[in-house]
Molecule: transfer RNA
Organism: Anaerolineae bacterium
RNA sequence: AGGGGAAUGGUGUAGUGGUAGCGCGGCGCUCUCCAAAAGCGUAGGCCAGGGUUCGAUUCCUUGUUCCCCUG
Numbered sequence: 001a002g003g004g005g006a007a008u009g010g011u012g013u014a015g016u017g018g019u020a021g022c023g024c025g026g027c028g029c030u031c032u033c034c035a036a037a038a039g040c041g042u043a044g045g046c047c048a049g050g051g052u053u054c055g056a057u058u059c060c061u062u063g064u065u066c067c068c069c070u071g
Stems, first nucleotide, its partner, number of pairs: 001070007010024004018054001026042005047063005
């Protein structure tokens, strides 16, 4: 320099156009003599800008960061 891939709560991840889910973790409640475990509830997220669309996490484009390949 060229090509490919990834970016979603604290963390690991699903979701490929129509209200963003799950596991672990956090907080509260129940249970318990206390705690653990278990059950219930709750808070918290789409890398950034622009475009297409009635509607974008999803499609297009530019940038940033990371990973892989070629030279």